[in-house]
């Protein structure tokens, strides 16, 4: 000092003019003063509100799936165990690290396991192997196949053979006993030996629908409703009752006044909040508490811009001076995950090269 990967934080900046959307003030002339993001994106997950449903249970669906903690809450995060992979030291044993992930259960059941291959699991015999009365029978040991072949190694044993016995080891179930909250570790007794739950299933647990076009609230004109008072008719026109007539019983179209319901339209919801900052405390850390100090977009088809100068970084160039300025634009709020990201600082890990 180069380079890589990891993590964390910054992501163009300043002036001056003219617009744009809110606030505040105003002598109505105008001033002052705010105005995107680390992801505003994806709409994945979890909540806050709100508005319908809901006695209480149970079935089906769906999701989740080590363990403890954290949270408002999560599938999110810290911390740990276990697993599988890897690095360094080491002769081994074995320390000390790094990484990953839908990480309950194959010893409840049931499936399914391609190709090869004789068999892919109550089993089954291609070569080879042992009996034999040649019909046949034993046998998983040896070959060969495969991602995977009935646990592996030796000895016994047999006709050969076989966890068919044993010894010692791997895995594993279940019991005890220490240790740890707890997954789990050690040690010991002991049953037992393919894999597969991102196959069906079992176990344990959550889950009521929508969705700011939620909802609440004020509410024009003009058109109906609906109340009155007034007006016309012999109580008319025309309607119920009735086969018909009589007779009863409703009862219009006009005018003024009031009034409900409801559209356009506005207001709220909607920006002071699980809020940001710093400091101390507790804690391995997520993260809490307490003190203090701040207010930081609020549009509604929706602003947050033009434009001129200066400066930065980059890029060509001898130079003068020419280009460019990651990714992307809030739409009730938040807490996360995901995914984009030119360049630049910081810390660690690794590795190459010079110097001592």
């Nucleotide at each position: 000092a180069g380079a890589g990967c990891a993590a964390g934080c910054c992501g163009u900046u300043c002036u001056a003019u003219c617009g744009c959307u809110g606030u505040c003030c105003u002598u109505c002339g105008g001033g002052a003063g705010a105005g995107a993001g680390g992801a505003a994106a994806g709409u994945c997950c979890g909540g806050g509100c709100a508005a319908c449903a809901c006695a209480g249970a149970g079935c089906a669906u769906u999701c989740u799936g080590c363990u403890u903690c954290c949270u408002a809450a999560c599938g999110g995060g810290a911390a740990g165990g276990a697993u599988u992979c890897u690095g360094a030291u080491g002769c081994a044993a074995a320390u000390c690290g790094g990484a990953a992930g839908c990480c309950g259960g194959a010893a409840a059941g049931u499936g399914c396991c391609a190709c090869a291959g004789a068999a892919a699991a109550c089993a089954a015999a291609c070569u080879a192997c042992c009996c034999u009365u040649c019909g046949g029978g034993g046998a998983a040991a040896a070959g060969g196949u495969g991602a995977a072949a009935a646990c592996g190694u030796g000895a016994g044993g047999u006709a050969a053979g076989a966890g068919c016995u044993c010894a010692c080891g791997g895995c594993c179930u279940g019991g005890c006993a220490u240790g740890g909250c707890g997954a789990c570790a050690u040690g010991c007794c002991u049953u037992g030996c393919g894999g597969u739950a991102a196959a069906c299933c079992c176990c344990a647990g959550a889950a009521g629908u929508u969705g700011a076009a939620a909802a609440a609230c004020c509410a024009a004109a003009u058109a109906g409703g609906c109340u009155a008072a007034c007006g016309u008719a012999u109580g008319u026109a025309g309607g119920g009752c009735u086969g018909c007539u009589c007779g009863u019983c409703c009862g219009a179209u006009g005018u003024u006044a009031g009034u409900g319901g409801g559209u356009a339209g506005g207001u709220u919801g909607a920006u002071a909040g699980a809020g940001c900052c710093a400091u101390u405390u507790a804690g391995c850390a997520a993260u809490a508490a307490a003190u203090g100090g701040c207010c930081u977009a609020g549009a509604u088809a929706a602003a947050u811009g033009a434009u001129a100068g200066a400066a930065a970084u980059c890029u060509a160039g001898c130079a003068a001076u020419a280009g460019a300025u990651a990714c992307a634009g809030a739409a009730c709020c938040c807490g996360g995950c995901u995914u984009a990201c030119a360049g630049g600082c910081u810390u660690g890990c690794u590795u190459u090269u010079u110097u001592g």